[in-house]
RNA sequence: GAAGUCGGUCAGGCAACCGCUGGGCGAGAGGUGAGCACUUCGGCGCAAGCCUCAGCCGAGAGGAAAGUCCGGGCUUCAUAGAGCGAGAUGCCGGUUAACGGCCGGGCACCGUGAGGUGACGGAAAGUGCAACAGAGAACAGACCGCCUAAGUCCGGGGCAACCCGGGCCGGCAAGGGUGAAACGGCGAGGUAAGAGCUCACCGCGUACGUGGUAACACGGACGGCACGGCAAACCCCAUCUGAAGCAAGGCCAAAUAGGGAAGCGCAUGGCGUGGCUCGCGCCGCUUCCGGGUAGGCUGCUUGAGCGCACUGGCAACAGUGCGCCUAGAGGAAUGGUUGCCCACGACAGAACCCGGCUUAACGACCGGCUUCCCAC
Numbered sequence: 001g002a003a004g005u006c007g008g009u010c011a012g013g014c015a016a017c018c019g020c021u022g023g024g025c026g027a028g029a030g031g032u033g034a035g036c037a038c039u040u041c042g043g044c045g046c047a048a049g050c051c052u053c054a055g056c057c058g059a060g061a062g063g064a065a066a067g068u069c070c071g072g073g074c075u076u077c078a079u080a081g082a083g084c085g086a087g088a089u090g091c092c093g094g095u096u097a098a099c100g101g102c103c104g105g106g107c108a109c110c111g112u113g114a115g116g117u118g119a120c121g122g123a124a125a126g127u128g129c130a131a132c133a134g135a136g137a138a139c140a141g142a143c144c145g146c147c148u149a150a151g152u153c154c155g156g157g158g159c160a161a162c163c164c165g166g167g168c169c170g171g172c173a174a175g176g177g178u179g180a181a182a183c184g185g186c187g188a189g190g191u192a193a194g195a196g197c198u199c200a201c202c203g204c205g206u207a208c209g210u211g212g213u214a215a216c217a218c219g220g221a222c223g224g225c226a227c228g229g230c231a232a233a234c235c236c237c238a239u240c241u242g243a244a245g246c247a248a249g250g251c252c253a254a255a256u257a258g259g260g261a262a263g264c265g266c267a268u269g270g271c272g273u274g275g276c277u278c279g280c281g282c283c284g285c286u287u288c289c290g291g292g293u294a295g296g297c298u299g300c301u302u303g304a305g306c307g308c309a310c311u312g313g314c315a316a317c318a319g320u321g322c323g324c325c326u327a328g329a330g331g332a333a334u335g336g337u338u339g340c341c342c343a344c345g346a347c348a349g350a351a352c353c354c355g356g357c358u359u360a361a362c363g364a365c366c367g368g369c370u371u372c373c374c375a376c
Stems, first nucleotide, its partner, number of pairs: 001372010012341007020060002023057003028053005035046002038043001062347001066358002069356005074245004086241005091105005106120001107118004121236002126234002128230002143176002145172003151168007184202002187199003203225001204223003208219004249298004259289006269283005305324008342345001
């Protein structure tokens, strides 16, 4: 210098003017006004607080505010137990309020490397699945091929033992071929040809030893191979999970209608029961009580908070000290115009709050590390 890899920070800037939301302040203006004082009982004065307007001061979206996919706080219902079902997760250790997140480690795969990716428990509990091709796809199989040792037949040769050629009956699974996958691999011995048939190495299995908290790694011994793959097929094992969500929920509370209680009134009344009689039921006024609706207040933002330093830890994270306060709306504010500058500005807008994951996205800057090239 080039290419790469991992992590972090920022998210156009400055100025002027005009707005919007919610705070704070006062000898401002207007309204309302608990209470207090005076009173000739008609009023009248002072006034905390509250509301509106004006003024001044300072604040006002994100790294994802998003998707609503996980986890928790908070709230109500249920009531605190047990079981069934359903769902989620799934190597090991740690971290946390919790998690399916994060950190560290193991193993497998990818990359020259820094590094990246992984639903990564169980296939000797059971059930099941494997298209096409292929001879054969799970206690498999012989298409091409290799072999004629044993048995038997024919032909030829030989005095004979027997030899040569061919057929039948057979043997084999080394090589070829099919397939995602072919019933351990590879080399040697062995054989008619072959074969864990035998042996070495590798793989696999069994128990053991050593290291490690563990996953796991390493080692020698034994076993001749039995036990192929798929659990993102059912299933088995282990762990976790009650449901609904701020339109949760809590408080205040009109008008009108209806409910309950007490008191008053009383009927010789009215209405209903088809008509009449009897009987039965309902109907008035006042006061009080409680529930719901409109509406208002609250929940609502100081919180598992943020920044810096130190300490412990490889790290995630935890602890201590100091400092800081950083939207809180409710049809929903966080904006507009102008000027200047540059690298010409992406994705995108809070709605109860946090921790994550995932997805979207112009670019700019900083740092760690890797590989290659050049110079000294």